[in-house]
Context: one part of a larger RNA
RNA sequence: GGAUGAACGCUGGCGGCGUGGAUAAGGCAUGCAAGUCGAACGAUCCCGAUUCGUCGGGAUAGUGGCAGACGAGGUAGUAACGCGUGGGGACUUACCCUAGAGUUGGGCAUAAUUCCGCGAAAGCGGGACUAAUUCCCAAUAGACCCACCACAAUUUCGGUUGUUGGUGUGUAAAGUUUCAAUUUAUUGAGAUGCUCUAGGAUAGACCUGCGUAGUAUCAGCUUGAUGGUAGGGUAACGGCCUACCAUGGCUAUGACGCUUAGGGGAGGUGAGAGCCUGACCCCCACCGAUGGAACUGCGACACGGUCCAUACUCCUACGGGAGGCCGCAGUCGAGAAUCUUCCGCAAUGGGCGAAAGCCUGACGGAGCGACGCCGCGUGAUUGAUGAAGUCCUAAGGGACGUAAAGAUCUUUUAUAAGGGAGAAAGUCCCGCCUUUGGCGGGAUUGAUGUUACCUUAUGAAUAAGGGGCUGCUAAACUCGUGCCAGCAGCAGCGGUAAUACGAGUGCCUCAAGCGUUAUCC
Numbered sequence: 001g002g003a004u005g006a007a008c009g010c011u012g013g014c015g016g017c018g019u020g021g022a023u024a025a026g027g028c029a030u031g032c033a034a035g036u037c038g039a040a041c042g043a044u045c046c047c048g049a050u051u052c053g054u055c056g057g058g059a060u061a062g063u064g065g066c067a068g069a070c071g072a073g074g075u076a077g078u079a080a081c082g083c084g085u086g087g088g089g090a091c092u093u094a095c096c097c098u099a100g101a102g103u104u105g106g107g108c109a110u111a112a113u114u115c116c117g118c119g120a121a122a123g124c125g126g127g128a129c130u131a132a133u134u135c136c137c138a139a140u141a142g143a144c145c146c147a148c149c150a151c152a153a154u155u156u157c158g159g160u161u162g163u164u165g166g167u168g169u170g171u172a173a174a175g176u177u178u179c180a181a182u183u184u185a186u187u188g189a190g191a192u193g194c195u196c197u198a199g200g201a202u203a204g205a206c207c208u209g210c211g212u213a214g215u216a217u218c219a220g221c222u223u224g225a226u227g228g229u230a231g232g233g234u235a236a237c238g239g240c241c242u243a244c245c246a247u248g249g250c251u252a253u254g255a256c257g258c259u260u261a262g263g264g265g266a267g268g269u270g271a272g273a274g275c276c277u278g279a280c281c282c283c284c285a286c287c288g289a290u291g292g293a294a295c296u297g298c299g300a301c302a303c304g305g306u307c308c309a310u311a312c313u314c315c316u317a318c319g320g321g322a323g324g325c326c327g328c329a330g331u332c333g334a335g336a337a338u339c340u341u342c343c344g345c346a347a348u349g350g351g352c353g354a355a356a357g358c359c360u361g362a363c364g365g366a367g368c369g370a371c372g373c374c375g376c377g378u379g380a381u382u383g384a385u386g387a388a389g390u391c392c393u394a395a396g397g398g399a400c401g402u403a404a405a406g407a408u409c410u411u412u413u414a415u416a417a418g419g420g421a422g423a424a425a426g427u428c429c430c431g432c433c434u435u436u437g438g439c440g441g442g443a444u445u446g447a448u449g450u451u452a453c454c455u456u457a458u459g460a461a462u463a464a465g466g467g468g469c470u471g472c473u474a475a476a477c478u479c480g481u482g483c484c485a486g487c488a489g490c491a492g493c494g495g496u497a498a499u500a501c502g503a504g505u506g507c508c509u510c511a512a513g514c515g516u517u518a519u520c521c
Stems, first nucleotide, its partner, number of pairs: 001521004006517005013376006019369002026332003030329003035066003040063002043060007073287003082212007091204002096200008104138004113128006144170001146168005151162004175192008213259003220250003225247008262284004266277004289310005312323004340366001342365003348362001349360004379409004389400004414458006423448001426444008465510005470491003476505005486493002
């Protein structure tokens, strides 16, 4: 000199863009942060119409499906195939895309509901009834799985592989809706589902070379340990696990132990080499009060799911129960220190749905903080009896100083009024056509927002401080004090003439900031 997620002191006009719990992964009141589908299903209730036959619309809880494994947060643990980079083979992949084949016949339940009972509650038990894209049985099927045989290739002669061929066995499925026709509960067409197979895309799992902090005041470590055979297990290879057998494996090129720590893209500095850091944003990993476990599922050993244990908090009729902000706000605590219990789904994205739409503290915005960067302003021109005042004086004068006052002007900004975009793409309805689409017309969608921006009016009107002045180092005089009070980054200053302490005046410097402290280069 540069830098910071900074803090502290003094000061403080505006805007834009960023950024803001670094400490206690301490405890949390309250609200919200994950739902959706009636075009899968039965029921209950409400509204409207009714030719009393029904029809249409809506709501509620439940069964079922999909989502909830994403998104959001944190960095506790981890020195590790965790991360980075480059390879590898023994794997899986819901939704999506492509291709092929199929979608047949039956059945048993159960929630909701109702009745009874227990309990303070949380909730639980029993009887009866019912539906489905819930569940079960059966049929059919091969380019699927398994077994056997033949053939071919290869071989370490144990086997392994398959453009192969044959035989046998096993395993599938679900409907819904729109339109039309009529025989009025059937048929046909379309759409969308469902099942099986193959391929793709995407995502993930596994193995491995190299790189990846300090410490030897840590020198030996290891018994599933190292390898083999057989088996189990897994989506899959493998001591991953088990039985048996062998005795291996790692280590001064630092094993093992201990301490510290999420890694990278990147950021800071520097001419570079390097050194330091890992806030915001992106990728990966890990975590969800602490410890453990599995279930469901394509995917979890699951932040707002389940079970067990522990600690803590709360409710209780004392028998028993409930909870998990390291989501967004907010609160207490500790701390030098870090914000609103805000608005909206209008946009982008996500979940569900055929769609309308619903949900979304993701996100888009606003609020607070000079925390940072950038930009703008606090006026411009003129004005000398060099006014008054203050300070200095060798008492003549000099400095503040064109500075002020005064005159003329401007209006960025401010205040007020008026006008006023873009962010809007879509969606719905109608018509036409070459109909999973295109074109045309109409209607409609903005939290921000009293927006940006533009115009007009008013009036210099609303707006300057901090630090320093002995040398390094730009800028000095006077008074007070008297090794006192104090200053100080280093040298040092102060003991009666202090340009170094305190004050006044002046000056220097940066400027809505300026200094100090801490840390890095």
Molecule: small-subunit ribosomal RNA, 5' domain
Organism: Minisyncoccota bacterium